RNA sequence: AAACAUUCCAUUUUUUGAGAGUUUGAUCCUGGCUCAGGAUGAACGCUGGCGGUAUGUUUAAGGCAUGCAAGUCGAUCGUGUAUCUUCGGAUAUGCGAGGCAAACGGGAGAGUAACACAUUGGUAACUUACCCUCAACUCAAGUAUAACCCAGUGAAAACUGGGACAAUCCUUGAUAGUCCAACUGAAACGUGUAAACGUUUUGAUUGGUAAAGAUUUAUCGGUUGAGGAUAGGCCUAUGGCUUAUCAGCUUGUUGGUAGUGUAAUGGACUACCAAGGCUAUGACGAGUAACGGGCGUGAGAGCGUGACCCGUCCCACUGGAACUGAGACACUGUCCAGACUCCUACGGGAGGCUGCAGUCAAGAAUCUUUCGCAAUGGCCGAAAGGCUGACGAAGCAAUACCGCGUGAAGGAAGACGGCCCUCGGGUUGUAAACUUCUUUUCUUAAGGAAGAAUUAGUGACGUUACUUGAGGAAUAAGCAACUGCUAACUUCGUGCCAGCAGCAGCGGUAAUACGAAGGUUGCAAGCGUUAUCCGGAAUUAUUGGGCGUAAAGAGUCUGUAGGUCGUUUACCAAGUUUCAAAUUAAAACUCUAAGCUCAACUUAGAGUGAGUUUGAAAAACUGAUAAACUAGAGAUCGGGGGAGGUAAGCGGAAUGGCUGGUGUAGUAGUAAUAUGCAUUGAUAUCAGCUAGAACACCGAAUGCGAAGGCAGCUUACUAAAACGAUUCUGACACUGAGAGACGAAAGCGUGGGUAGCGAAUGGGAUUAGAUACCCCAGUAGUCCACGCCGUAAACGAUGGGUACUAAGCAUUGGAAGUAUCGAUCCUUCCAGUGCUGUUUAGAUAAGUUAACACAUUAAGUACCCCGCCUGGGGAGUACGGUCGCAAGACUAAAACUCAAAGGAAUUGACGGGAACCCGCACAAGCGGUGGAGCAUGUGGUUUAAUUUGAUGAUAAGCAGGGAACCUCACCAAGGUUUGACAUUUAUAGAAUCUCGGGGAAACUCGAGAGUGCCGCAAGGAGCUAUAAAACAGGUGCUGCAUGGUUGUCGUCAGCUCGUGUCGUGAGAUGUCGGGUUAAGUCCUUUAACGAGCGCAACCCUCAUUCUAAUUUAAAUUUAAUUAGAAAACUGCCCAGGAUAACUGGGAGGAAGGUGGGGAUGACGUCAAAUCAGCAUGGCUCUUACACCUUGGGCUACACACGUGCUACAAUGGCCGGUACAAAGGGUCGCUAAGUCGCGAGACGGAGCUAAUCCCAUCAAAACCGGUCUCAGUUCGGAUUGAAGUCUGCAACUCGACUUCAUGAAGCUGGAAUCGCUAGUAAACGCAUAUCAGCAACGGUGCGUUGAAUACGUUCUCGGGUUUUGUACACACCGCCCGUCACACCAAGAGAGUCGGUAAUACCCGAAAGCUGCGUACUAAAACGUGGAAUAAGGUAGGAUCGGCAAUAGGGGUGAAGUCGUAACAAGGCAUCCGUAGCGGAAGCUGUGGAUGGAUCACCUCCUUU
Repeated sequence: AAACAUUCCAUUUUUUGAGAGUUUGAUCCUGGCUCAGGAUGAACGCUGGCGGUAUGUUUAAGGCAUGCAAGUCGAUCGUGUAUCUUCGGAUAUGCGAGGCAAACGGGAGAGUAACACAUUGGUAACUUACCCUCAACUCAAGUAUAACCCAGUGAAAACUGGGACAAUCCUUGAUAGUCCAACUGAAACGUGUAAACGUUUUGAUUGGUAAAGAUUUAUCGGUUGAGGAUAGGCCUAUGGCUUAUCAGCUUGUUGGUAGUGUAAUGGACUACCAAGGCUAUGACGAGUAACGGGCGUGAGAGCGUGACCCGUCCCACUGGAACUGAGACACUGUCCAGACUCCUACGGGAGGCUGCAGUCAAGAAUCUUUCGCAAUGGCCGAAAGGCUGACGAAGCAAUACCGCGUGAAGGAAGACGGCCCUCGGGUUGUAAACUUCUUUUCUUAAGGAAGAAUUAGUGACGUUACUUGAGGAAUAAGCAACUGCUAACUUCGUGCCAGCAGCAGCGGUAAUACGAAGGUUGCAAGCGUUAUCCGGAAUUAUUGGGCGUAAAGAGUCUGUAGGUCGUUUACCAAGUUUCAAAUUAAAACUCUAAGCUCAACUUAGAGUGAGUUUGAAAAACUGAUAAACUAGAGAUCGGGGGAGGUAAGCGGAAUGGCUGGUGUAGUAGUAAUAUGCAUUGAUAUCAGCUAGAACACCGAAUGCGAAGGCAGCUUACUAAAACGAUUCUGACACUGAGAGACGAAAGCGUGGGUAGCGAAUGGGAUUAGAUACCCCAGUAGUCCACGCCGUAAACGAUGGGUACUAAGCAUUGGAAGUAUCGAUCCUUCCAGUGCUGUUUAGAUAAGUUAACACAUUAAGUACCCCGCCUGGGGAGUACGGUCGCAAGACUAAAACUCAAAGGAAUUGACGGGAACCCGCACAAGCGGUGGAGCAUGUGGUUUAAUUUGAUGAUAAGCAGGGAACCUCACCAAGGUUUGACAUUUAUAGAAUCUCGGGGAAACUCGAGAGUGCCGCAAGGAGCUAUAAAACAGGUGCUGCAUGGUUGUCGUCAGCUCGUGUCGUGAGAUGUCGGGUUAAGUCCUUUAACGAGCGCAACCCUCAUUCUAAUUUAAAUUUAAUUAGAAAACUGCCCAGGAUAACUGGGAGGAAGGUGGGGAUGACGUCAAAUCAGCAUGGCUCUUACACCUUGGGCUACACACGUGCUACAAUGGCCGGUACAAAGGGUCGCUAAGUCGCGAGACGGAGCUAAUCCCAUCAAAACCGGUCUCAGUUCGGAUUGAAGUCUGCAACUCGACUUCAUGAAGCUGGAAUCGCUAGUAAACGCAUAUCAGCAACGGUGCGUUGAAUACGUUCUCGGGUUUUGUACACACCGCCCGUCACACCAAGAGAGUCGGUAAUACCCGAAAGCUGCGUACUAAAACGUGGAAUAAGGUAGGAUCGGCAAUAGGGGUGAAGUCGUAACAAGGCAUCCGUAGCGGAAGCUGUGGAUGGAUCACCUCCUUU
């Protein structure tokens, strides 16, 4: 909203609006982009069975071959030919005269922004052939002419002269009217005061104008008038495009008078007169466009569109013109001009598909040179009939819509094949095969309509539709998609390549996103793509948006037009509302029916709504008119307040300069310097004079002003507001497009002035540079007068006005009241200015907002008016215009490009931000490193190879806790290929061992020995060889595919969860605050309450005691080992503290506040390390990147770095003597006693599987005595020579050790840097793992001796918590700006050049019409000759719109270019706005302004006391 029912509700039914992706680490918002839907006269790609119904050059209104598309009538007439003839004529056909038609039908949309169209009216300002009705008439006469004949011209087209003849051809006369014209009465109506005028009706008189016949005798025609119907002409109102970067347009223009002209009105045209007319409600100009019914979409409002069908208009090769006619300025008529095409004998002619087919061209793209007049229509005809590319049909095209089919039922060994696989299987899949059935469709045969209107005859379609029979599953499925949006997933290939993509995005070796396959999903004879429109988009917002910070309030005010407007009464009825009528063509749409088998399609009936017009009614509201009112507004009077404005005068402090005095060496400046000033006397100081500018304190949240803005004092002039009185006017009001006025600073012009300051400029610093920051100077300027400019972060980023909505406080002005001697204070009211935050016991409410926040000074609730916004960039730019002296201001785009740009808030991270805290972090100390030599690791270099990994902290005496071979991965050379190793098969053999030849070895050739173990006697286990394949094997790659393990932040105190609460949300709270701790440790408070991983504790060890046991210690207690137990808990006391947690001190105790040490490493960070410990996905090699062997290399050496050792010496070296450990290890081992050797060691062999024996009398520093005496030494020990020892198949490359000899650098180490807080540092030795030996001076442990210092947290580094800013989130190793260089793109400028369009002026001037004159005498016609006007054309100067363009400038875009670092943190000089100057560039500086600035301090206010 509708329907049923009902008085109304209730009740029932129907119709009716969907979102998603993408900005972020995440969130909310703003905002654009994109998608899902529907549609098309479509096109393209792949595919394609049938039928019905529709549709089919959207482009070049480009050019057209050929055929057809408009003729007909002998019942108007003349005449030729042919046939027939009953000779009378008839029929057919041709030519011509005549009539009607040809103005319809058909096509197209170029032009047109207009009375072209649509709707509504008017025509008393008009016409209308054919048709219908009514009335009347149709009498008489005459002259020509075509065809034809004769003659002639021309190539042709065609034309000329002469002659004859007809009509429904033409002419003349008559007659008629309600016809036409003129003149003249009457009546009515209207306008007007009247005079008069206009219109209508009806009379009288005069004059004028008609006709055509044919014939079959039925009729068909002809003339006049009236009416009807139909079709048109003209006029009015209203409606519908873009542009103001088009603002003024217009001279027939606007009107009048008189004419001309027309069917008719009219500047339509002409002459004269007047000077009007249109325009911001958009004239004029420019661009675009046929309009409507409708169509598409949409919930609707709307938006877009105008194919097919219907109505109207316009056009017909381009431009102009008339003729005929009822009707045309005429698509298949005429004349002229032009372009084009064709013919030509070159003289001249012909033509017009935007009719139907067809052709070329253009294009992404659009059909047959078909059949028929059977139907429906049209023209002619009396009719028969003729004509009709209208029309009816067929053909072509999946172009669209609709319908049908491609089989149905059964069928699991879930077949084969394909694909995947965890190798088990799964899937394709009842799908197939197979069995049974059916025949829409197909093929074939037969029958067979309606469409015919009309009794008969007449069908293009039509071998039609349709019906019946037969045959046989037979003839028939594709396209797109499968990351999300969005239904649908796997494998292989590829490796930021190839490619995809609507948006987000995918691809850099495990791609559900590329390509293929399998599978799946969607639709289906179609499916996708592209293009366009609507929707979604509330993304132009009437329905239905906004403007504090996202885009957006004009800098402010005054005020014009306009919009809006207080109270009451009367009246009108324009708006408004109700009712009625007419119209809005049909088709379409909706509903209900009907016909094609259904549907599409077609037909019938009905219909709401909406628009316009007319009539009637109502009077609340808006509006008009009239009258009144006082609450809005204004006026009057009064006393106060104020940095309101303009002008004049005056004042003191300070600064600079000058003069003079005193006085002497510096002064000034900075983070520190320097330039500068100064012995020609500065700075400093005293006195005087002078100049200009600005006005301390008061001063404040203050006051005033429209804003900009305004501050010493006084005076003059002047403006506004508030309050009080309630005297006056009586809606006079609000807002305000255009317009006008004012308008900081900078800047400009003219003239003054110039103390200080100070763009530019010069100098000095800083710096890599420093066109800056800092310093020394300093010109414009800053100041005044007059005139411009007209902009600012001109801000409260908040337009003006009115009203309403809970409180508190402060303050300014005024008034009243109380009180007081008076003022102040106090209370109330009005008007303004501000606040309601920190602290705290508490602090705004409602409402609004995306949040922040706003909150009676609204950003709340409403109304009125104005301005402005519609993604970012390009750009407030270009072009054009206006203003300006200029600088520039105002107005203001587009191409192109991106998928974001942005606001608020959140969590982190970061800050050359802040606060607090901790740590051998600094400081205080002790000892080192960095310098030397050597050892060792790394880089680099070298090399055949110097295998590889590790690279700030967190690599570098690291992997490697042992590289001569092996290890071994590297190099050279020699070999092997089922392999050195594993599993399976077959055959053979035991296995195994010994010897010989070759070879560097691996290996190879040969000889011999040997016949094993278990056993139920079948066989089995294990080994070797051969053969074949499956396979082995890889220290090959990827630690950015992984597991596991590890480092680091960091043994730092943190990291989270559940429930609840707060917030739209991300999130917050808890975990914050006050104390305290080593600690998120604990206490307390608390919208939180609890919990988990971390901390702590539990574990191990050391320190004390006790108990028990015990030998290998000791032999007296004991010591030690093992196993238990006790002990330490702030437990006790004092003090502080919130009476808490805890802290300080004390007692006792072996140990005291975590007793020392160890193990233990939260959530996570670094794509941290490791594929070479191991494991492992993928890739890769397979007579080699695998395996074996020999030799070499990893040990190289100009150099650089790291980690160590030894030293440089007297706190020492050397010699002699004397003491004291702990903890370990040992049978392929430790090895004693004894002997030998100077020694390394050798021989030897007792003991020991270890509290027993050995390494090992276990030590060394220490202590005692002696010597050296400050030197490159009796320091130091490198290097080198010689001789040896030991291990080992083997010490050459390349081992360790011993003895003798040699005796380098080095005399305490630059910048810098490391470790350590107590049994610690430092010093001293001992042991051990690895290991045949050893590079060990390394690593890991053990004991001995044994310190110093810490005021403290300013600074460095690292970390934790809180807070703050942020343009960061890959998180500051972040982000990011501009010049320059290169490539590409679009647009603007541009000397010019080439075109288009619309006009203007002049020249020329066709055809035709009009017109003057003439031939020419009466008229008409004709001809000749002039005139005005005119198409095309020519000339000229402009306007405007485009194309091209050397060149120069800016803009945009582009993985890894250059220079700097301007911005984001206080971004390292806070940033930004306006303006001016300067500079490679970002930018810097001056001047005024803003906070959209961090930090610190101070002031003020509030609350409480």

Predicted 3D model of a 1505-nucleotide RNA (small-subunit ribosomal RNA) from Candidatus Komeilibacteria bacterium S5_K13. The source organism's lineage runs through Bacteria, Bacteria candidate phyla and Candidatus Komeiliibacteriota. It was read from a public genome assembly. Its Rfam family is "Bacterial small subunit ribosomal RNA".